[in-house]
Context: one part of a larger RNA
RNA sequence: GAUUGAACGCUGGCGGCAGGCCUAACACAUGCAAGUCGAGCGAGAAAGCACUUCGGUGUGAGUAGAGCGGCGGACGGGGGAGUAACGCGUAGGAAUUUGCCCAGUAGCGGGGGACAACGUGUGGAAACGCACGCUAAUACCGCAUACGCCCUACGGGGGAAAGCGGGGGACCUUCGGGCCUCGCACUAUUGGAUGAGCCUAUGUCGGAUUAGCUAGUUGGUAGGGUAAAAGCCUACCAAGGCAACGAUCCGUAGCUGGUCUGAGAGGAUGAUCAGCCACACUGGGACUGAGACACGGCCCAGACUCCUACGGGAGGCAGCAGUGGGGAAUAUUGGACAAUGGGCGCAAGCCUGAUCCAGCAAUGCCGCGUGUGUGAAGAAGGCCUGCGGGUUGUAAAGCACUUUUAUCGGGAAAGAAAAACCUGGGGUUAAUACCCCUCUGUCUUGACUUAACCUACAGAAGAAGCACCGGCUAACUCUGUGCCAGCAGCCGCGGUAAUACAGAGGGUGCGAGCGUUAAUC
Numbered sequence: 001g002a003u004u005g006a007a008c009g010c011u012g013g014c015g016g017c018a019g020g021c022c023u024a025a026c027a028c029a030u031g032c033a034a035g036u037c038g039a040g041c042g043a044g045a046a047a048g049c050a051c052u053u054c055g056g057u058g059u060g061a062g063u064a065g066a067g068c069g070g071c072g073g074a075c076g077g078g079g080g081a082g083u084a085a086c087g088c089g090u091a092g093g094a095a096u097u098u099g100c101c102c103a104g105u106a107g108c109g110g111g112g113g114a115c116a117a118c119g120u121g122u123g124g125a126a127a128c129g130c131a132c133g134c135u136a137a138u139a140c141c142g143c144a145u146a147c148g149c150c151c152u153a154c155g156g157g158g159g160a161a162a163g164c165g166g167g168g169g170a171c172c173u174u175c176g177g178g179c180c181u182c183g184c185a186c187u188a189u190u191g192g193a194u195g196a197g198c199c200u201a202u203g204u205c206g207g208a209u210u211a212g213c214u215a216g217u218u219g220g221u222a223g224g225g226u227a228a229a230a231g232c233c234u235a236c237c238a239a240g241g242c243a244a245c246g247a248u249c250c251g252u253a254g255c256u257g258g259u260c261u262g263a264g265a266g267g268a269u270g271a272u273c274a275g276c277c278a279c280a281c282u283g284g285g286a287c288u289g290a291g292a293c294a295c296g297g298c299c300c301a302g303a304c305u306c307c308u309a310c311g312g313g314a315g316g317c318a319g320c321a322g323u324g325g326g327g328a329a330u331a332u333u334g335g336a337c338a339a340u341g342g343g344c345g346c347a348a349g350c351c352u353g354a355u356c357c358a359g360c361a362a363u364g365c366c367g368c369g370u371g372u373g374u375g376a377a378g379a380a381g382g383c384c385u386g387c388g389g390g391u392u393g394u395a396a397a398g399c400a401c402u403u404u405u406a407u408c409g410g411g412a413a414a415g416a417a418a419a420a421c422c423u424g425g426g427g428u429u430a431a432u433a434c435c436c437c438u439c440u441g442u443c444u445u446g447a448c449u450u451a452a453c454c455u456a457c458a459g460a461a462g463a464a465g466c467a468c469c470g471g472c473u474a475a476c477u478c479u480g481u482g483c484c485a486g487c488a489g490c491c492g493c494g495g496u497a498a499u500a501c502a503g504a505g506g507g508u509g510c511g512a513g514c515g516u517u518a519a520u521c
Base pairs, nucleotide, nucleotide: 001521002520003519004518006517007516008515009514010513013368014367015366016365017364018363020360021326026324027323028322030321031320032319035071036070037069040068041067048059049058050057051056078279080277087204088203089202090201091200092199093198096196097195101192102191103190104189105188106187107186109143111141112140118133119132120131121130122129123128149158150157151156163184164183165182166181167180168179171178172177205251206250207249212242213241214240217239218238219237220236221235222234223233224232254276255275256274257273258269259268260267261266281302282301283300284299285298304315305314306313307312332358334357335356336355340354341352342351343350344349371401372400373399374398381392382391383390384389405462409455410454411453415448420442421441424438425437426436427435465510466509467508468507469506470491471490472489476505477504478503479502480501486493487492
């Protein structure tokens, strides 16, 4: 000099953009953060309103809420404890898998038995159950079929599926529908895309006051196991494997793109944003599933907190806010799904503390303002003085203007594309239905927003401080003090004329900031 997720002191007008618990991976009250589908299935309220013969009936409504079932809760969001490792970075590899998505091929026939919900009874303070009975399905299980698929000793053997919705001319009908067609879904398989798992080479902090380490250890055979190669696991056999090019041990640490500095080489660093990893009260375990050994799932153990009728139960903010604590120190228990994106759904839509916005604090960067011109009687006052004067100083006052910005009124974009509906065209089809694509038109959808931006009135009106002045280093005098009080980054000042302490006048530097401290180059 540059820089910072900064803090502290003094001061503080506005706006734009960004960032804001670096410490206790400490403990957490409260609310919200993952649901959705009635076009998979069975069942199905109440309040209110209307009528009433006062018994009820209709409507609300096949709505709400619950259950079975499907998909999603493995994404998104968080903090960095652990990890010196194939964890990460770079470059390669082969023995794998991949829900939803895209493309191809072939199918989607016919049966069965349950379990919730519900009803009855019953246990418990609660959490939550238990017994019996009824029932549906895209839930579950056989059978049939098998182009391709899997196993094979090449003889053969094995294995699927589910329906739902829209529309309809003949024909059939038990008047439910069949049948045809379209869309969505389902089964098997092939290829793709994307994601994931695995292996190798190489790079990746300090310590030798850590020199030897290792028995599933290193390799083989056989078996098991996995989606998949492999001591991944087991039995047997052999005795190997690593290490001064630093094994092992100890300490420290998430890694990278990047960031800061520097002419560069390098040094330091890894906040925000992005990629990867590991973690979710602590430790362990598996289940389900395409995917987890799963932050807001399950089981066990532990610590802690809470409820209890003492028998037993409940919980996990390193999600967003917020609280206590720790600390020099870090924000609102805000708004909206309008946009972007995600989950579910044919869709309408619902959910979304992701996200988009707003709030707080000069935390940083950038921009603007706090007036402009004129004005010498060089006013008054202050300070200095050699008492003549000098300086503050065109500074003020006065005169003439302007109104950025702030205040108060008025007007007013973009962020909105869609979806829905109508007309026409095309595709599909037996079809002019339905459905899909598309042109034109119509109708709406904004949290921010009391906004950006434009503009009327008024009036200099509301808006300047901080540090320094011995040398380094730009800027000097007076008074007080008297090795005291104090200053100080280094050299050093202060013991009676202190440009170095304190105050004042003056000056210098930066300016809504200025200094100090801490840290890096």

Predicted 3D model of a 521-nucleotide part of an RNA (small-subunit ribosomal RNA, 5' domain) from an uncultured prokaryote.